The part of an RNA shown here (large-subunit ribosomal RNA, domain IV) has 359 nucleotides and comes from Salinifilum ghardaiensis. Lineage of the source: Bacteria > Actinomycetota > Pseudonocardiales > Pseudonocardiaceae > Salinifilum. Model confidence (mean pLDDT): 86 of 100.

[in-house]
Context: one part of a larger RNA
RNA sequence: CUGUGGUUAAGGAAUUCGGCAAAUUGCCCCCGUAACUUUGGGAGAAGGGGGGCCACUGCUGGUGAACGCCCGUGCGGUGGGAGCUGGUGGUGGUCGCAGAGGCUGGGGAGAAGCGACUGUUUACUAAAAACACAGGUCCACGCGAAGCGUUGUUGCGAGGUAUGUGGACUGACGCCUGCCCGGUGCUGGAACGUUAAGAGGAGACGUGAACCCCCGGUGGGGGUGAGGCGUUGAAUUGAAGCGCCAGUAAACGGCGGUGGUAACUAUAACCAUCCUAAGGUAGCGAAAUUCCUUGUCGGGUAAGUUCCGACCUGCACGAAUGGCGUAACGACUUCUCCGCUGUCUCGACCACAGGCCCG
Numbered sequence: 001c002u003g004u005g006g007u008u009a010a011g012g013a014a015u016u017c018g019g020c021a022a023a024u025u026g027c028c029c030c031c032g033u034a035a036c037u038u039u040g041g042g043a044g045a046a047g048g049g050g051g052g053c054c055a056c057u058g059c060u061g062g063u064g065a066a067c068g069c070c071c072g073u074g075c076g077g078u079g080g081g082a083g084c085u086g087g088u089g090g091u092g093g094u095c096g097c098a099g100a101g102g103c104u105g106g107g108g109a110g111a112a113g114c115g116a117c118u119g120u121u122u123a124c125u126a127a128a129a130a131c132a133c134a135g136g137u138c139c140a141c142g143c144g145a146a147g148c149g150u151u152g153u154u155g156c157g158a159g160g161u162a163u164g165u166g167g168a169c170u171g172a173c174g175c176c177u178g179c180c181c182g183g184u185g186c187u188g189g190a191a192c193g194u195u196a197a198g199a200g201g202a203g204a205c206g207u208g209a210a211c212c213c214c215c216g217g218u219g220g221g222g223g224u225g226a227g228g229c230g231u232u233g234a235a236u237u238g239a240a241g242c243g244c245c246a247g248u249a250a251a252c253g254g255c256g257g258u259g260g261u262a263a264c265u266a267u268a269a270c271c272a273u274c275c276u277a278a279g280g281u282a283g284c285g286a287a288a289u290u291c292c293u294u295g296u297c298g299g300g301u302a303a304g305u306u307c308c309g310a311c312c313u314g315c316a317c318g319a320a321u322g323g324c325g326u327a328a329c330g331a332c333u334u335c336u337c338c339g340c341u342g343u344c345u346c347g348a349c350c351a352c353a354g355g356c357c358c359g
Base pairs, nucleotide, nucleotide: 001354002353003352004351005350006349007348008347010345011344014343019340027051028050029049030048031047036041038172052094053093054092055091056090057089058088059087060086061085062084063083067079068078069077070076071074095099107338108337109336110335111334112333113332114330115329119131120130135170136169137168138167139166140165141164147156148155173325174324175323176322178255179254180253183252184251185248186247187246188245189244192243193242194241198237199236203232204231205230206229207228210224211223212222213221214220215219256274257273258272259271260270283317284314295311296310297309298308299307
C1' cells in the first nucleotide's frame, strides 16, 4: 500500500448520477392494523407487548401399576387412579448490560410511470417497459382440408373435423374503440377495351422450266415468268392479367388552410372562402411523446433543470401499429418521508492475508 473482516465520539445522506456499499429489521406467541379493492386481497400492512431460571399452583392430554367388583375363568370385562411423561396459564422469587443472549433469520411507509399477473430472454457486458401469456378480433380451410415439408404415389397438420386446424394483429379486467374505400392490398363481377404463344393465311419476295427482245452470234445482254420449293406475312380467332365496376380499415394506411366577427380589452359559440377520400370524435395531454423549455400556476424544500397536481399554446397524443383507467404483482424506472448507519464532515484504531523493505 492492497484485500477481507471488526469497532468508532458528535452529527446522520451533509456523500453520490443515484443511500452504490454498509447499517437497521429479522424467530415464535398475543394485541392491533389505513387508503384502496376485481371483496380474493392490501397484510407479516403499519404500530405495540411478552420470551431465561427456580418454587408453588390451576387447566388439559398420553400411558396406565397396586387394589376392588363381575362373569362365560380368559393373554376377559369393568372400576380405579399411583407412578412416569407432554402442552399451556397464574402467583411469587432470582441472576446478568443484555433471556428469540450463539448460528440462522423481512427495514418500513407514501406518490407516480410502464407492464395486468406466475413465467421467458441476449450461454460469455443488457432480465427490462423487450418476448410470452389467458382474453379479444380478423382472415383461410368442409376433410384426399387449408397451410408446411417434399417429388418418396409420402410425412406433419391428425389417426384431429369449424367449440377444429393454420395465419395475422392486439394483449388480464373495466369503460370504450369515432370519420375516410381517393391511393395500395385483398375479395367479388364479367358486358366492353387491351392482351401472348398457338390457329389462320390475303398478299409480297427469292429461286426458276418455258417464252420474248437486242447484239459484233457454239456466245453474250435484257425482260416476262407456270408449277414446285423457300423466306416473309395482313385480316380473323385467341385465356388469365390489366383497364373497368363494386365491397372491404381489429387490411396497409390517412384523419386541413385562410380571412373576419360579441357594447373595455381579450377570445370567438358565429360567418365567409379554398382544398380534400375524409378533415382527429371520446379520452388523455410540457407526457417513456413538448423543440422553444428550467413553459406558467400550485404542492413539497431554507433553497427543487428531477417529482406530484393543474393549465392547454399537442414543434410532432389519440382509439386492437389500440385510447383512457385500474386492485394485485415487479432483483423494472422516478420522487419523497421514517428508521438506520464510516456514504460523508474526517478521519482513526484493531485482526488476518498478501505485496514491499531489512535481517